[in-house]
Context: one part of a larger RNA
RNA sequence: GAUUGAACGCUGGCGGCAUGCCUAACACAUGCAAGUCGAACGGUAACGCGAGGAGCUUGCUCCUUGCUGACGAGUGGCGGACGGGUGAGUAAUGCUUGGGAAUCUGCCCAGUAGUGGGGGACAACCCGGUGAAAACCGGGCUAAUACCGCAUACCUCCUACGGGAGAAAGUGGGGGAUCUUCGGACCUCACGCUAUUGGAUGAGCCCAAGUCGGAUUAGCUUGUUGGUAGGGUAAAGGCUUACCAAGGCUACAAUCCGUAGCUGGUCUGAGAGGACGAUCAGCCACACUGGGACUGAGACACGGCCCAGACUCCUACGGGAGGCAGCAGUGGGGAAUAUUGGACAAUGGGGGCAACCCUGAUCCAGCAAUGCCGCGUGUGUGAAGAAGGCCUGCGGGUUGUAAAGCACUUUCAGUAGAGAAGAAAAGCCUGGGGUUAAUACCUCCGGGUCUUGACGUAACCUACAGAAGAAGCACCGGCUAACUCCGUGCCAGCAGCCGCGGUAAUACGGAAGGUGCAAGCGUUAAUC
Numbered sequence: 001g002a003u004u005g006a007a008c009g010c011u012g013g014c015g016g017c018a019u020g021c022c023u024a025a026c027a028c029a030u031g032c033a034a035g036u037c038g039a040a041c042g043g044u045a046a047c048g049c050g051a052g053g054a055g056c057u058u059g060c061u062c063c064u065u066g067c068u069g070a071c072g073a074g075u076g077g078c079g080g081a082c083g084g085g086u087g088a089g090u091a092a093u094g095c096u097u098g099g100g101a102a103u104c105u106g107c108c109c110a111g112u113a114g115u116g117g118g119g120g121a122c123a124a125c126c127c128g129g130u131g132a133a134a135a136c137c138g139g140g141c142u143a144a145u146a147c148c149g150c151a152u153a154c155c156u157c158c159u160a161c162g163g164g165a166g167a168a169a170g171u172g173g174g175g176g177a178u179c180u181u182c183g184g185a186c187c188u189c190a191c192g193c194u195a196u197u198g199g200a201u202g203a204g205c206c207c208a209a210g211u212c213g214g215a216u217u218a219g220c221u222u223g224u225u226g227g228u229a230g231g232g233u234a235a236a237g238g239c240u241u242a243c244c245a246a247g248g249c250u251a252c253a254a255u256c257c258g259u260a261g262c263u264g265g266u267c268u269g270a271g272a273g274g275a276c277g278a279u280c281a282g283c284c285a286c287a288c289u290g291g292g293a294c295u296g297a298g299a300c301a302c303g304g305c306c307c308a309g310a311c312u313c314c315u316a317c318g319g320g321a322g323g324c325a326g327c328a329g330u331g332g333g334g335a336a337u338a339u340u341g342g343a344c345a346a347u348g349g350g351g352g353c354a355a356c357c358c359u360g361a362u363c364c365a366g367c368a369a370u371g372c373c374g375c376g377u378g379u380g381u382g383a384a385g386a387a388g389g390c391c392u393g394c395g396g397g398u399u400g401u402a403a404a405g406c407a408c409u410u411u412c413a414g415u416a417g418a419g420a421a422g423a424a425a426a427g428c429c430u431g432g433g434g435u436u437a438a439u440a441c442c443u444c445c446g447g448g449u450c451u452u453g454a455c456g457u458a459a460c461c462u463a464c465a466g467a468a469g470a471a472g473c474a475c476c477g478g479c480u481a482a483c484u485c486c487g488u489g490c491c492a493g494c495a496g497c498c499g500c501g502g503u504a505a506u507a508c509g510g511a512a513g514g515u516g517c518a519a520g521c522g523u524u525a526a527u528c
Base pairs, nucleotide, nucleotide: 001528002527003526004525006524007523008522009521010520013375014374015373016372017371018370019368020367021333026331027330028329030328031327032326035078036077037076040075041074043071044070047069048068050065051064052063053062054061055060085286086285087284094211095210096209097208098207099206100205103203104202108199109198110197111196112195113194114193115192116150118148119147125140126139127138128137129136130135155166156165157164158163170191171190172189173188174187175186178185179184212258213257214256219249220248221247224246225245226244227243228242229241230240231239261283262282263281264280265276266275267274268273288309289308290307291306292305311322312321313320314319339365341364342363343362347361348359349358350357351356378408379407380406381405388399389398390397391396412469414464415463416462417461422455427449428448429447430446431445432444433443434442472517473516474515475514476513477498478497479496484511485510486509487508493500494499
C1' cells in the first nucleotide's frame, strides 16, 4: 500500500447492488418448513345444493336421504432418498485430474409383444373389552389399480442343452348400428398396467498421479498378503467363512501423534509464490450420542422405525412423549452478526387428466454505513478587506470572498398527481391438421376474448414551495502533507519506530490556523 463475513471510538443526509453467529455440532418455549390424488377403492364425520318429511313465527329450525359439489378418518398409488441446514468427524472408504470394467437405474424418450379367466382376505364400519394417557386386544361385515393362484410367453432367466421357470389392472371422456338382467356388453380416444430391448439421466465399484505439520513417532500387520472351495452383493473383490501357503507395507517416510471437510475459486503480489476456502457453484460427511435393520428404483433415511445412553416434559407411578446443524424466534457463550414479516405474482419442485393444492425452496419486504458504487449538503457575485477570534515587532498580519448583502437554481429528501416492465400460460369462442366408423371426445398449430402482481404509498415522469432538512473524523518533531500562542514543569501525560516532558515543549493538554480523507474517519485484529 492492498484486503476483510470484521469489532470498537467519534460522527452520520439519500439511493442502488451485495453481505450478515467466524464463538457453544450448547440447550430449546411457540408457529410454520411435505404433501397430494374421489379420473384406484369401500364410504359420508363436517360444509353447500337437490329431494322427501315434521314443527310452524311463512322463512327459519329440526329430521331423513350419497342423488350431487365436495370430503374428515381409512385402504391404495406416487412423493417424504429432492429441495433446505451444518462442517462435528475425515489426511483418505474423501476431494481434484485422467482412465477402466464386473453393475443397477422409479419417473422420461424410442421400439417390440401383451393386457384372458378366477379366488380368498384385511382396514374403515358395527359389537365387546383393557388403560390416567399414549395406545392396544377379541368377534362380525365389506371394496379396490391392495393380495394370491390358473392360462398364455414376442421376450427374459436357468440348464446336465433333453428341457424347465416367469406376467398383467383397471379408470375416465365420447358414441352410430346390434345385444341387454337397463348396470352394461361392443367400438374408439386418453391416462394407466405387464414382459422386454435400446437410449437418456442418476448412482455404485476399481486404478494411477496430486493432496498440511511432526523422526524428540522406526518399525507396522493375523482376515493380515496370496491361493482353492462354499456363501454373499445390482456388481469385481478377504466382502465373509473353511482349508492351505507365509506373506504384505516401510527412510520415495509405513505406523503413530497433532491439525483440517476438498475443489472451482478469494485476497495479495510485476510474476514466481504466499495466505485463505464466508457468500455463489460442484463433490463429500453428519442430523441429540452410539448401534441396527425395514420399506423402496434409490436410504441404512434431518422433520421414518427399533434398541441402548444422556437430557427435557407428562403421569392415576403401572407407563408414555421429544430431538431447530430447516425459516423466524428464545436463553446461553461472545468483541460481534438481523424479522416469531408478505406472497406463491414469477422461476423451480411434489401430487393430480385437469382445475387446483402444498412449497420458510424461491421471489420480495424489514433491520445493520457491514462492504462496494453513485448523488447531495448549493451556484454566481460580493473589499467597507465589516464585527468577533488568534498572533503581533502595535505599524499590522491572519481567519478571508469566507460571512453579511445582491442575483439565481431546486438534484436528493418532502407534498400532490400520473404511471411502464416483470404475464406467459391455463380457461372460453373460433379456423385448420392428426386420431377415429364418427362432423363426439382428445390432441397439435393459428386468431380473438376474458382474467391472474407479494413487491407496490415501488421504478420512471410531471407539478409545488423554499437555500430551505443534510459534515464529520484523524493528524500537524522526523519517517509524513501540515506551526504559532497559552497552560504544565521528568509531573500530568504521549508513543508505530526513533524518542518527547526536569520553566520560553512546533512531540503532553487547550486555543487559533493548517494538512489529509470525507458520510465517513481513526484504532485494534488478521493476510499478502
This is a predicted structure of a 528-nucleotide part of an RNA (small-subunit ribosomal RNA, 5' domain) from an uncultured prokaryote. Its Rfam family is "Bacterial small subunit ribosomal RNA".